The prediction has a mean pLDDT of 88.
Predicted 3D model of a 348-nucleotide part of an RNA (small-subunit ribosomal RNA, central domain) from an uncultured bacterium.
Rfam family: Bacterial small subunit ribosomal RNA.
The RNAcentral record of the full RNA draws on ENA, Greengenes and SILVA.

Context: one part of a larger RNA
Formats: sequence, C1' cells, structure tokens
RNA sequence: CUGGGCGUAAAGGGUUCGUAGGCGGUGCGGCAAGUCGGGAGUGAAAUCUCUGGGCUUAACUCAGAGGCUGCUUCCGAAACUGCCGCGCUCGAGUGCGGGAGAGGCGAGUGGAAUUGCAGGUGUAGCGGUGAAAUGCGUAGAUAUCUGCAGGAACACCAGAGGCGAAGGCGGCUCGCUGGACCGCAACUGACGCUGAGGAACGAAAGCUAGGGGAGCAAACAGGAUUAGAUACCCUGGUAGUCCUAGCCCUAAACGAUCAGGACUUGACGUGGAUCCUGUUUGGGGUCCGUGUCGUAGCUAACGCGAUAAGUCCUGCGCCUGGGGAGUACGGUCGCAAGGCUGAAACUC
Repeated sequence: CUGGGCGUAAAGGGUUCGUAGGCGGUGCGGCAAGUCGGGAGUGAAAUCUCUGGGCUUAACUCAGAGGCUGCUUCCGAAACUGCCGCGCUCGAGUGCGGGAGAGGCGAGUGGAAUUGCAGGUGUAGCGGUGAAAUGCGUAGAUAUCUGCAGGAACACCAGAGGCGAAGGCGGCUCGCUGGACCGCAACUGACGCUGAGGAACGAAAGCUAGGGGAGCAAACAGGAUUAGAUACCCUGGUAGUCCUAGCCCUAAACGAUCAGGACUUGACGUGGAUCCUGUUUGGGGUCCGUGUCGUAGCUAACGCGAUAAGUCCUGCGCCUGGGGAGUACGGUCGCAAGGCUGAAACUC
C1' cells in the first nucleotide's frame, strides 16, 4: 500500500463528551480548484512494443515507427465535488403544553429482622451435622416477655416492568438537579454525523487518612471428613464490607453484537404519551421504548430476522496461525498493588 474480516472461529475501544480530520439535506445564481474535451510545448539516450536489417539461429545488435500512462501552458464545458452569494424546511435545535420513571446529589425519617446490654418468667440443656465434635450453658444459657443501644440492608409491592451513556439505580418524605418521550407547529435555518489525540465518568477488590463496626466474612484458629485435606461441612474470627476526603481504572465492563442515517412481509405480549370510537369490563390508530415467535434475505452452522447478524452509506476502533505472552525491554501513569503501550529468540 492492498485484500478479506470482527455475535460464538483472531478481531467492537468499558462508556460518554469533544479537538483536528473525514463525511454531509434542498432550490437558484456565480467562480472554475478538482473533473471533462481540444490545441501547443516538453516528456534525453538506453529500456518497452511493432516492422525491417546484421552475426549460420537465438541471445545480442542496428535502423525506422509507436509509446513513454507525466508535467507546463492556452482555449472551452459546467452535470458532479469544491468555493462564494441569496433562499428553503423535511435533518438538527429552540419555544409552548403535558404526563411517566429504583436517573443523579444532599438532608431528614420509618418499620421488620439480626446482635449486644439491662430487667422479668423459667430450668437443663442449647447449638450444629450425613453423623459428630470443637463452641455456649447451673456464675442460670437456649426459649419467652419488656425496655434500651448500635450498625447495615430495605420483605410484600416487583413485572421477560421502569430509568441511566456505560458502570449502575429499589423503604418513605423534602430540597436541588440531568436526560428521554408525547402533543402543538410558533421560532432558528444545515447550525449536522463520526471522532485520531484529549477530557470526564467508570462494578467489585485493593490503597492512604480519619471515623464506624450489627450481620456477614478473605486471612487465621479450632472441630470434623479423609490415605492425606494447607479444601468442600461445622464452631469461632481479623482485614474488609459502611461513612467522609483522596487514589486505583480493571472485569465474562456481555447483547461476547461501535456510533449515526436510509430502506425492507408479519403475528402476539408489555411500559409511556396521545387521538378516534364506544362507554359495560372495551375496541381501533399514531409515536417512543422493551420482549417473544417468525417472512424474505443473511449465516460454516448455531442462529439473526424493522431493537438485523437483511439491503446500503459515513466516520472511528480492532484482527491477520497456536505456544512463548498480555511476558521481556523501553516509555508513561500510580503511594503501592499494578495499569496502559507492547516485542523477539525459540518452538509446533
């Protein structure tokens, strides 16, 4: 440089915003950079192609013609791309009117349960397992009742349901706040899409400092099991799990399916909005979302199938046999753990 690819074979970046760049709706007019036609100049020789000649032939070589796909310049064309100008409203956005939602942040607050403590009742067991034992209990446990304390999580509602860009979000109330959707078409007039770098967000675990600590529970201790048992089971139990501030930046971060746009038979659910009709619970339509099954088509098959893996367009990321290896080295980020970038020898 180029081909073929990326659901499961290697391959979609964890997600979003956005810089450069790439790409870009519709009408009219202009310019003529790209583009197209024509002319002129140049495009050395050798090489290349064709024709003919010379060495016995060929290679080789000589001559002639062509060609040298290019560059420069002039004239012309104006469909397409570009540029300039004036418009348009379907893309995009604003406005107005609505309802839905575990979207985010902060503050407050509620009940059930576990545990502990105090007190009452009460007596010999409780607990645990496949069976046991360690453990707890006559210094009165377990059970039961009352009260108090504290922390964490929110049963039912709950749904293949909703919201969020992803990670993720679930008791209730209030405050602040983001987004999406529907309806009306008043306004702007292409303001758009993607996005190398970059920035922000990013489960759990982990780290730093200070709090907190009920339950659970790596490590650890003990009891069992076993040939052994550094496990699975049991009794305990510390980090941690929680809060505040700051780091870390990974994941089966998954739909293993990048973002945006256009087009392409259907059926049955479900959430939101709205319109028509009927009002007896209803019936029908449109838009947005979320599912199941399936037509054409696609696929190696499985399967996908208007939420495409169908038919196409734009932009980005990534793959190129297995192991070595997400390792080494270097760089960079991090307090560290480690992250990101990322080979080769060798070997099959």